[in-house]
Context: one part of a larger RNA
């Protein structure tokens, strides 16, 4: 390198735009670079391969033919790639006209509940546990009711519902905004698909600044348990969770399944559109999505099965024994933390 792989045995970048590259849909004419034959030049010699001499044989040597290319040039052909030019309309994408949506930003705004704070009522307990204790409480707690502050989150609805490229996203209102999807087949007329390197998002926890801070809780401090308890239970209780702006960029970041297209029985729910029907309840059908089962194939089994792990074609990512090691050593990125890039000795 060839070859074989990437659900769950090593392996799909966390996710999207997109540049260079790779690749491409249907007619026609044209060209003739690729590509097919033909001729002609080259392919030293030695090796190879056949034929035939020499060492007694062979190895090993002589001699002849002969194959042998990413080679040069010329002529031919025009199916297929390309490339030129005119077309198509199914891919893509725009127009019309509707539908659904916790899709994103920004600003307002409820109402339950917890804490706190006055104020009344009221009396000795309350918490908390396997039992307790440490703490709270006669300076009036816990309980109740009235009022008033704040801060974070939205109970029912609510659903193998929706949505959004991924992370993710849930009270209402309102302004600003992307995306899909569905029906009509008007328009453009291959504009496409994937994409090294760039770019842009990116849960949690983490930093910087400046703010808020109810609750909840790393660290911490007591109280238990226990041989011991730097836990697990218990009382408290600070980062921090929450805003803003600027950084980190990493997760079992998952469906442990890369995007795009094209083909391959069904059946059964459900979400959003639609066509026909029906007085109506409905029925059947069709397109996107979301599950369940499950024919044929596929799997080392498990399973997976038109949303494929089935059959295939384009790109791209990524794997090659365990361990050392996702280390070390430079690079490049962070303000740190560290993140990316990614070794070897040596051991089995």
């Nucleotide at each position: 390198c060839u070859g074989g792989g990437c659900g769950u045995a090593a392996a799909g970048c966390g996710c999207g735009u997109g540049u260079a590259g790779g690749u491409g849909g249907u007619u026609u004419g044209g060209u003739a670079a690729g590509u097919a034959g033909g001729g002609c030049g080259u392919g030293a010699a030695a090796g190879c391969u056949c034929c035939u001499g020499g060492c007694u044989c062979a190895a090993c040597u002589g001699g002849g033919a002969g194959a042998g290319g990413a080679c040069g040039u010329u002529c031919u052909a025009a199916a297929c790639u390309g490339c030129c030019a005119a077309g198509c309309u199914u891919g893509a994408g725009g127009a019309u006209g509707g539908u659904a949506g916790a899709g994103g930003g920004a600003g307002g705004u409820g109402g339950a509940a917890u804490u706190c704070c006055g104020g009344g009522u009221g009396u000795a307990g309350c918490g908390g546990u396997g039992g307790a204790a440490u703490g709270c409480g006669c300076a009036g707690a816990u309980a109740u009711c009235c009022g008033g502050a704040g801060g974070a989150a939205c109970a029912c609805c609510a659903g193998u519902g929706g949505c959004g490229a991924a992370g993710g996203c849930g009270g209402c209102c309102u302004c600003c905004u992307g995306g899909a999807c569905c029906a009509c087949u008007c328009c453009u007329g291959a504009c496409g698909c994937u994409c090294a390197u760039g770019c842009a998002c990116g849960a949690a926890a983490g930093c910087g600044u400046g703010g808020g801070g109810a609750g909840c809780a790393a660290a911490c401090a007591g109280g238990a348990u226990u041989a011991g308890a730097u836990a697990c239970c218990c009382u408290g209780g600070u980062a921090g969770u929450c805003c803003a702006c600027g950084c980190c960029c990493u997760a079992a970041a998952c469906g442990a399944u890369g995007u795009c297209a094209a083909c391959u029985g069904g059946u059964u729910g459900u979400u959003g559109g639609g066509u026909a029907u029906u007085u109506g309840c409905u029925u059947a059908c069709u397109c996107a999505g979301u599950a369940a089962c499950g024919a044929a194939g596929c799997u080392a089994a498990c399973g997976c099965g038109u949303g494929a792990a089935g059959u295939u074609g384009a790109c791209c990512g990524c794997c090659u024994g365990a361990g050392g090691a996702g280390u070390a050593c430079g690079g490049c990125c962070g303000c740190a933390a560290g993140g990316u890039u990614g070794a070897a000795a040596c051991u089995c």
Notes
Model confidence (mean pLDDT): 87 of 100. Predicted 3D model of a 348-nucleotide part of an RNA (small-subunit ribosomal RNA, central domain) from an uncultured bacterium.